[in-house]
RNA sequence: CGAGUCGGACGGGCGGCCGCGUCAGGUGGUGACACCUGCCGAGGAAAGUCCGGACUCCGCAGGGCAGGGUGGUGGGUAACGCCCACCCGGGGUGACCCGCGGGACAGUGCCACAGAGAACAGACCGCCGGUCGGGUCGUGAGGCCCGGCCGGUAAGGGUGAAACGGUGGUGUAAGAGACCACCAGCGUGCCGGGUGACCGGUGCGGCUCGGUAAACCCCACCCGGAGCAAGGCCAGACAGGGUGCGUUCGAGGGCGGCCCGCCCGAGCACCCGGGUAGGCCGCAGGAGGACGGCGGCGACGCCGUCCCGAGAUGGAUGGUCGCCCCCGGCCGGUGCGAACCGGCCGGGACAGGAUCCGGCUUACAGUCCGGCUCGCUCG
Numbered sequence: 001c002g003a004g005u006c007g008g009a010c011g012g013g014c015g016g017c018c019g020c021g022u023c024a025g026g027u028g029g030u031g032a033c034a035c036c037u038g039c040c041g042a043g044g045a046a047a048g049u050c051c052g053g054a055c056u057c058c059g060c061a062g063g064g065c066a067g068g069g070u071g072g073u074g075g076g077u078a079a080c081g082c083c084c085a086c087c088c089g090g091g092g093u094g095a096c097c098c099g100c101g102g103g104a105c106a107g108u109g110c111c112a113c114a115g116a117g118a119a120c121a122g123a124c125c126g127c128c129g130g131u132c133g134g135g136u137c138g139u140g141a142g143g144c145c146c147g148g149c150c151g152g153u154a155a156g157g158g159u160g161a162a163a164c165g166g167u168g169g170u171g172u173a174a175g176a177g178a179c180c181a182c183c184a185g186c187g188u189g190c191c192g193g194g195u196g197a198c199c200g201g202u203g204c205g206g207c208u209c210g211g212u213a214a215a216c217c218c219c220a221c222c223c224g225g226a227g228c229a230a231g232g233c234c235a236g237a238c239a240g241g242g243u244g245c246g247u248u249c250g251a252g253g254g255c256g257g258c259c260c261g262c263c264c265g266a267g268c269a270c271c272c273g274g275g276u277a278g279g280c281c282g283c284a285g286g287a288g289g290a291c292g293g294c295g296g297c298g299a300c301g302c303c304g305u306c307c308c309g310a311g312a313u314g315g316a317u318g319g320u321c322g323c324c325c326c327c328g329g330c331c332g333g334u335g336c337g338a339a340c341c342g343g344c345c346g347g348g349a350c351a352g353g354a355u356c357c358g359g360c361u362u363a364c365a366g367u368c369c370g371g372c373u374c375g376c377u378c379g
Base pairs, nucleotide, nucleotide: 001375002374003373004372005371006370007369008368009367010366012324013323014322015321016320017319018318020041021040023038024037025036026035027034028033043350047361048360050359051358052357053356054355055227056226057225058224062260063259064258065257067223068222069221070220071219072086073085074084075083076082087101088099089098090097091096102218103217107216108215109212110211111210124157125156126153127152128151129150130149131148132147133146134145135144136143137142165183166182167181168180169179170178184208186205187204188203189202190201191200192199193198231281232280233279234278240272241271242270243269244268245267252264253263254262255261288307289306290305291304292303293302294301295300325348326347327346328345329344330343331342332341333340334339
């Protein structure tokens, strides 16, 4: 210098005018409210609402059966399906990236198309043996070729995502882990390392036992239900009527999936009619942020100092102008060139709270910073 990879930060600035919302103050008004002044007024994702919690209410004698979720190991955390480190497998020259990564000798199911055959497999072509027939050569024994039938063979061809280990040899009619050597894989014993997943070494074994669990299933661990329209307080309005079942021969309700079992128990269910749909709290200082120090590889934890002025409720934070900034294009000037200066035009994203917090995922014009890798070149 070029190419790449990982991480972090930002995501327009200032001013004028107009406009919107809460709050505070003031003026006017009986009041609803109106006007003036002032303070403050969205995000890195506020989003999707996918996961986890805080908080609130309901439930909480017990047993059983269901149901849902997670899934290498060790940590972090309030918790998690998140994060960190490591292991294993795959990709890349490398930095690094990807993995829904327990179990397929507990059982069941499935494996399309192609192919002869797809799970205790399979003979289509080929190869080999036997036999029958035909042709041909030969004096003959017999040889060669073609075809039918019977049998052997998984070495070769062909199909496929996958064909029941690979290479070489022995062997054989031809072949085959049938046998041998080496290699790969599986199981198992021992030694060493690691908290562990696992890794390294070595011996033995049968020679090889396919895949699929985002199929049922098995194993281990976790899980009460509903959600701020939770829930609480205040104010205000109203009108009752009918039918059915039931009060120890017990309706109905609770144990918020079901059953057993237990408990409460005098009202319950449906229909017609009537009323209301206002205010306040919850609700903004919290698992909070910044900086520094210490511990830790890291996620993170501890300590110290400082900082923290959205809270709407049909739901406010916008528009416009000027200057500056960034990007792109055109023109002019300087310059060998890279480039620099000036002018004009165009553009500056994705998107917006609604109880709060931790994550994940998705969207995003453009910009800045840092670590590392590879290649080339110079010293």